[in-house]
Context: one part of a larger RNA
RNA sequence: CGUACGAGUCUUGAAGGGCCAUCACUAUAGUACGAGAGGAUUUGGUGGUACGGGCCUCUGGUGUUCCUGUUGUCGUGCUAACGGCAGCGCAGGGUAGCUAAGCCCGGACUGGAUAACCGCUGAAAGCAUCUAAGCGGGAAGCCGUCCCUGAGAUGAGGACUCGGUGCUCGCCUUCGGGCUGAGCUGAAGACCCCUGGUAGACGACCAGGUUGAUAGGGCGGGUGUGUAAGGGCAGAGAUGUCCUCAGCUAACCGCUACUAACGGUCGAAGG
Repeated sequence: CGUACGAGUCUUGAAGGGCCAUCACUAUAGUACGAGAGGAUUUGGUGGUACGGGCCUCUGGUGUUCCUGUUGUCGUGCUAACGGCAGCGCAGGGUAGCUAAGCCCGGACUGGAUAACCGCUGAAAGCAUCUAAGCGGGAAGCCGUCCCUGAGAUGAGGACUCGGUGCUCGCCUUCGGGCUGAGCUGAAGACCCCUGGUAGACGACCAGGUUGAUAGGGCGGGUGUGUAAGGGCAGAGAUGUCCUCAGCUAACCGCUACUAACGGUCGAAGG
């Protein structure tokens, strides 16, 4: 820009793409078969490997924004308590998120047309013959069935819902009206902008913008760490113990307008 009014939501599916793996054990059954040795077709069940998709409840990893221990040194005048630097100084743990080695799911089932092959009927050729006419069966393969994209599928599809077809001027007029003339109004709706995100390279997408929980803050909870500071008591002291399952606590779950979501634009008048 188009899809001949403008929008919002949901779709149909032309077409394109993806997937398609495989093994073991077990029941049938030590059955059929076989002198025996051996040993099934079939149908059902249970698992495995690889591959693919998704997820983070569990098991773990990471987690330089959380907690703790601790070495050296410097600083806050000193003690104590803290802070800086040393690979996050080192070490022990760890929330969210991300993640695999963790968890869940998938290949199925089934329809159609076939290959080799197996047949029915059947002549040419009184017989025979699956083939010449005709009709069946038959593959992990083919076309569907399953998953994804998908109406620029210009053949531009469908459904529902929302809004609108107004005003002024100009020109024409058969005086009813007409014109893809100019201007106005600013519907439904949309965008910029702003607050953000389980979305993201940027665009995009999604949640919100005071008729508001979008982010931050505050409050509560959870989780993690592991019992803070200060004081009491015991000990010569290092230290221990009590107040104390304390103190602190990121990304998690809620509640709460305290802070910030200010401000602006586009958008129709019908082939």
Large-subunit ribosomal RNA, domain VI from a Phycisphaerae bacterium, 271 nucleotides, folded computationally.
Its mean pLDDT, the model's own confidence on a scale to 100, is 88.
The full RNA is in RNAcentral, with records from ENA.